[in-house]
RNA sequence: AGAGUUUGAUCCUGGCUCAGGAUGAACGCUGGCGGCGUGCCUAACACAUGCAAGUUGAGCGAUUUACUUCGGUAAAGAGCGGCGGACGGGUGAGUAACGCGUGGGUAACCUGCCCUGUACACACGGAUAACAUACCGAAAGGUAUGCUAAUACGAGAUAAUAUGCUUUUAUCGCAUGGUAGAAGUAUCAAAGCUUUUGCGGUACAGGAUGGACCCGCGUCUGAUUAGCUAGUUGGUAAGGUAACGGCUUACCAAGGCGACGAUCAGUAGCCGACCUGAGAGGGUGAUCGGCCACAUUGGAACUGAGACACGGUCCAAACUCCUACGGGAGGCAGCAGUGGGGAAUAUUGCACAAUGGGCGAAAGCCUGAUGCAGCAACGCCGCGUGAGCGAUGAAGGUUUUCGGAUUGUAAACUGCUUUAGACAGGGAAGAAACAAGACAGUACCUGUAGAAUAAGCUCCGGCUAACUACGUGCCAGCAGCCGCGGUAAUACGUAGGGAGCAAGCGUUAUCCGGAUUUAUUGGGUGUAAGGGGUGCGUAGACGGGAAAACAAGUUAGUUGUGAAAUCCCUCGGCUUAACUGAGGAACUGCAACUAAAACUAUUUUUCUUGAGUGCUGGAGAGGAAAGUGGAAUUCCUAGUGUAGCGGUGAAAUGCGUAGAUAUUAGGAGGAACACCAGUGGCGAAGGCGACCUUCUGGACAGUAACUGACGUUGAGGCACGAAAGUGUGGGGAGCAAACAGGAUUAGAUACCCUGGUAGUCCACACCGUAAACGAUGGAUACUAGGUGUAGGGGAUGAAUAAUCUUCUGUGCCGUCGCAAACGCAGUAAGUAUCCCACCUGGGGAGUACGGCCGCAAGGUUGAAACUCAAAGGAAUUGACGGGGGCCCGCACAAGCAGUGGAGUAUGUGGUUUAAUUCGACGCAACGCGAAGAACCUUACCAGGGCUUGACAUAUAGAGGAAUAACUAAGAGAUUAGUUAGCUCUUCGGAGUCUCUAUACAGGUGGUGCAUGGUUGUCGUCAGCUCGUGUCGUGAGAUGUUGGGUUGAGUCCCGCAACGAGCGCAACCCCUGUUCUUAGUUGCCAGCACGUUAAGGUGGGAACUCUAAGAAGACUGCCGGUGAUAAAUCGGAGGAAGGUGGGGACGACGUCAAAUCAUCAUGCCCUAUAUGUCCUGGGCUACACACGUACUACAAUGGCUAUAACAAAGGGAAGCAAAACCGCGAGGUGGAGCAAAACCCAAAAAAGUAGUCUCAGUUCGGAUUGAAGGCUGAAAUUCGCCUUCAUGAAGCCGGAAUUGCUAGUAAUGGCAGGUCAGCAUACUGCCGUGAAUACGUUCCCGGGCCUUGUACACACCGCCCGUCACACCAUGAGAGUUGGGAAUACCCGAAGCCUGUGAGCUAACUGUAAAGAGGCAGCAGUCGAAGGUAGAAUCAAUGAUUGGGGUGAAGUCGUAACAAGGUA
Repeated sequence: AGAGUUUGAUCCUGGCUCAGGAUGAACGCUGGCGGCGUGCCUAACACAUGCAAGUUGAGCGAUUUACUUCGGUAAAGAGCGGCGGACGGGUGAGUAACGCGUGGGUAACCUGCCCUGUACACACGGAUAACAUACCGAAAGGUAUGCUAAUACGAGAUAAUAUGCUUUUAUCGCAUGGUAGAAGUAUCAAAGCUUUUGCGGUACAGGAUGGACCCGCGUCUGAUUAGCUAGUUGGUAAGGUAACGGCUUACCAAGGCGACGAUCAGUAGCCGACCUGAGAGGGUGAUCGGCCACAUUGGAACUGAGACACGGUCCAAACUCCUACGGGAGGCAGCAGUGGGGAAUAUUGCACAAUGGGCGAAAGCCUGAUGCAGCAACGCCGCGUGAGCGAUGAAGGUUUUCGGAUUGUAAACUGCUUUAGACAGGGAAGAAACAAGACAGUACCUGUAGAAUAAGCUCCGGCUAACUACGUGCCAGCAGCCGCGGUAAUACGUAGGGAGCAAGCGUUAUCCGGAUUUAUUGGGUGUAAGGGGUGCGUAGACGGGAAAACAAGUUAGUUGUGAAAUCCCUCGGCUUAACUGAGGAACUGCAACUAAAACUAUUUUUCUUGAGUGCUGGAGAGGAAAGUGGAAUUCCUAGUGUAGCGGUGAAAUGCGUAGAUAUUAGGAGGAACACCAGUGGCGAAGGCGACCUUCUGGACAGUAACUGACGUUGAGGCACGAAAGUGUGGGGAGCAAACAGGAUUAGAUACCCUGGUAGUCCACACCGUAAACGAUGGAUACUAGGUGUAGGGGAUGAAUAAUCUUCUGUGCCGUCGCAAACGCAGUAAGUAUCCCACCUGGGGAGUACGGCCGCAAGGUUGAAACUCAAAGGAAUUGACGGGGGCCCGCACAAGCAGUGGAGUAUGUGGUUUAAUUCGACGCAACGCGAAGAACCUUACCAGGGCUUGACAUAUAGAGGAAUAACUAAGAGAUUAGUUAGCUCUUCGGAGUCUCUAUACAGGUGGUGCAUGGUUGUCGUCAGCUCGUGUCGUGAGAUGUUGGGUUGAGUCCCGCAACGAGCGCAACCCCUGUUCUUAGUUGCCAGCACGUUAAGGUGGGAACUCUAAGAAGACUGCCGGUGAUAAAUCGGAGGAAGGUGGGGACGACGUCAAAUCAUCAUGCCCUAUAUGUCCUGGGCUACACACGUACUACAAUGGCUAUAACAAAGGGAAGCAAAACCGCGAGGUGGAGCAAAACCCAAAAAAGUAGUCUCAGUUCGGAUUGAAGGCUGAAAUUCGCCUUCAUGAAGCCGGAAUUGCUAGUAAUGGCAGGUCAGCAUACUGCCGUGAAUACGUUCCCGGGCCUUGUACACACCGCCCGUCACACCAUGAGAGUUGGGAAUACCCGAAGCCUGUGAGCUAACUGUAAAGAGGCAGCAGUCGAAGGUAGAAUCAAUGAUUGGGGUGAAGUCGUAACAAGGUA
């Protein structure tokens, strides 16, 4: 310090997630030792038991015990009295508060014990507990009578530097007032004990300590809490308090708080600090320390220096316990401990030895404070589980391509060490100070033996270090995010190996960080979320030049404080570290004082440039009101006129013979203002458009007379605010939601048409929203230019022009700069300042609830639960578009012939079947694999057999056969029998074959979505890329685009590109012309011979031909066009002319295209079967549907007869001539030929002649019968052919659709491969031989450029809403239940206070009576708990209901994305 995740890829915005640190933690697995810390976060839930606050005999009396020298001494301890139980310890419920923190104030206060000082302690009195007796009670406890003491209690005396009052002086202060002093007057003290050097008592003053009160500042969230408050705010008087104060009371006034957030609601002890962070911050408030609050819940006071009191009192309530039922007792949020709750948190330990506390004169006693120990890996820190050598790289494991690799120097082996642990011996410090050590026989030291007793956890797809095998097969499961798993999973489970950390390791939870993702440091708002619809203006914030003053902010210095601990630095102590001691620094803060005066604030004076006013002038759809005008639509009246009009893609509804539409004239009425008209003008925005008049706002230019900062922005507030809508009243021509009808359509509640009401218009009043947009708040200043336009001014001018210049508006282009890019660019989205508004992932949702506004519609403010890992912006490359442009193609058009109809053949689907084997499925499956299923083929079915096998290799063993023939059984495979029957040899054996056994063979079984190879297709379309350079943040672009041209990315020109590669073309083959060479098996012109006929023969090499080599064609020549180019058009010559014709040849890639059944092959499956052998059957079935062909429907024809003319092929298990037989298929026959020789072989159409005469025919030939032929073991299922007979459908084919542009279509025959036989198929060959193409609007396909896109699996895309189903959270809901906080009233405990006090009464007075004083009692105010009531509020729940979200394959449509088919 970053990383993963939106996309095909990119940049950005933006969320989600991860890596780090931390914890009072918990859970899972594991666990050796020690040190130091820490340990109920939940139920402030309830508590058994023990302990946690006593002490004092030197305050007091009585009592008891022991000893006694009887004098007393010592001890115990109930009671009275004193001091302490207000500290220490616990907890965090309450509290949003002067509670806490920090800094001040008290001239408004108190302070026991302690310290210092001054003074004093005289003289009396009456009681009472203990105790005794009696009584009541279960108990707790109590009553009566009697006795007694004090440092207990009471009265008196004395006293002031105390307190109160009156008078008064000086001085000081921020107000009240303080301080010092004087005079007078009134009031209040005391206690003794012990015998020593003491300890106490009283008053006053001072100190110290501790407390009390007040104030400034700071201290969580919510405005869907905006108003709160009656002792409330202030005053006067009184009371009360230690003290000020509405603290309390009476009276008077009406104040006080609040947008700088009162009140209300929720949550919470606060801080030092702790965690995190670079810091600023954010989070936390355990342990330690400071403060506060509380002690079962609520209330109250008493005592006291101090409490409204954890281990005190009283009352009320709840709960628990005891009870004799009458009544009593209790309070662990002290230490242990128990139950409960919970994911979860320890011993009913030891000691007062240390530190500290209480009491005491002291010894001492008490102390669950504290010091220690125990439990717990809860945390931090330290140590160990050994270390050296050791390669046969052992065994075993895992894996493997079977060679090996890895575990791995790891182990074993060998020598070494002993920390911790074990055993044994010694043994502390902690005590300064007589004794006293819980810890503890602990720490530590020494010795002995022995590697002995001690390693796990998580992870291994990326982030993120670390990979293989097996199992599983969208199952089981994993997962922090992205995501893995559907038969080859580095992601699940296991194993081996590896990585990381280590007595721990992971997970979960929480906090900070990363997150600059709330942005002060340190973000944004044109399009990503985000500028208010606009103006005026209040508070507020900010604000021009000069001078002076002040010192609030600011700056500097000093002082005080900022407790200690913590953090940091240095040094030290435990063996080290953690831990801890000392010193320093720091604590960034607050306050006081002093100083400075630049800036800000404040005050004063002044200035004119900001702003405003005045004067002059022109421009304008600026606003309001009244009036006027013409064109057009509609309607009415009248005329002319006749059958249609209207409307649409096409129609219909509609109007019209009762006279429409059209046309002419007149009239009515409403609304809107053509041309001018312009990215022109005006206005704050919305908005404003005929003309004239009236009223009126603003801007601009010029001038420089006036004011003198008067300014900018603007939360709330006020005003304006399109359209639609609402109310009342008018008006209503046209248009037109709703509605009706007609069309369209599968439907059409739409688009289109015909009508048509609200509304649109006016007046008044509401509404207050818009894509109210420049998606861009306002103001000011600055920052290159260029060019328009509108309104003014100035200068020049040859003066209506033009040029220069200036101000204000409004546009375009563009530099810097900015920006994610697009783009903005003096009208900023640049550079700065000020103010306001707004944003913080998508959805839920601008929804719900609540408030406010509105007549309503609705508006405004505005969430959450839940859910997703994205949503989004800009740009890029593709693909696509019922987008555009250009171009091509038998793509259309123009033609010719077809298919679709019939019959048949053949393939497919379907059906059937025991089986009808399998594959191929739009083009690009369907006369396809199959260039030929009777058996075989054959993979299918039925039945019968075999199991190392039909076939291959190897090893071991046995054997001599193998094989052939015959016989028998059987459907055959097969079985049984008989006969014949090995080779070589170096004699060891080898080869071959058979049998047995083991490895294995075999599989047309699966997966073409695991593959290779091969193939189809786009497409013979012209494209597809690369290197370097350049541009861009980047994906990418450029090149390859543009202007021409071509069949072509073919070529030329231009150009930030320059080159190159694969494709195109050419090179190859056939064909078309000529030449040369050669001349048999081919040829025969001339010469000769010769035949029934014939190049048959001699001969020839001319011709044809054969087959080798050349030539030829290149836009080469001429002319036109064109940029003078490329090229193109025309022409000449030529056999051929612009690629001459045809073929082979198929770029990068697409379709998970086809093929595991050509072959090869991974994995899986099978192994007496899914292998293999055999017989028979099937692949040939048949209601039907489709594809491809053949034959036809006839006269351009059929039939009969008859002088014609090919090419290319094949032939030995072959082609087969002549001749003969048969009507024929064919048979007999066998010449010739391994072929330019012989044969197949007849070419047919054509031509000529005849006949048929338009008909189901002399067309057509299916089907069927009979008789034959051929092949073959075999022709029934199931072949082909012949002859005779039979003579079906069919008379040119609906919608639709195919091929073809020239030697082509059409038509005619021939040959070949396959093959025993079987061809309407396929592959070739030649003959005859057309028609048409204006052209590119349209259909289909393709190429290039461009445009839009929400598509990228790429339109067979994406995607919306209702309905149906399941689940989830949520709103409403008649209500119901519960909680908390208030209010009003009732009741009113304890208690303080007040009054009363007839009852009672020791101290004093008094002879007495009585009095003073006191107490009980009673009454009153206040007053907790409780009761009643009505509102508000928060939760839970509720039949039903509303929408929302989520959910592999549901329904209906197709709204959006392309012009998305109506933008």
Predicted 3D model of a 1463-nucleotide RNA (small-subunit ribosomal RNA) from a metagenome. The sequence is in RNAcentral, with records from SILVA. The prediction has a mean pLDDT of 84. Its Rfam family is "Bacterial small subunit ribosomal RNA".